[in-house]
RNA sequence: UUCUUAUCAAGAGAGGCUGAGGGAAUGGCCCUAUGAAGUCUCAGCAACCUUCAAUGUUGUUUUUCAUUGAAAAGGUGCUAAGUCCAUCAAGUUAUUUAUUAACUUGUGAGAUAAGAA
Repeated sequence: UUCUUAUCAAGAGAGGCUGAGGGAAUGGCCCUAUGAAGUCUCAGCAACCUUCAAUGUUGUUUUUCAUUGAAAAGGUGCUAAGUCCAUCAAGUUAUUUAUUAACUUGUGAGAUAAGAA
């Protein structure tokens, strides 16, 4: 980098250095010298990998798989706003006949984890 699978309306920030950008892209809308991004320290959140228990399931045995619950030492991740909102397609409602607005569903894109190449 590519592919597969799962999740994405919840949750969780202080300080030091530094000094102008940042929120993936585009449009919008926001954050930001009352300090952006980066980096370091400490803290926290969560439970993907991990461990344990119960129930069901599979197997002659060792076990396999699924669901639920619990734990948090380690590997990651995360700690403004729903993935900040929209983007493509279909549909519902209202106003109207040109669209607009609100909403729903399914894709796509993106992020993270696990596995594979």

Model confidence (mean pLDDT): 80 of 100.
This is a predicted structure of a 117-nucleotide RNA (SAM riboswitch aptamer (S box leader)) from Neobacillus niacini.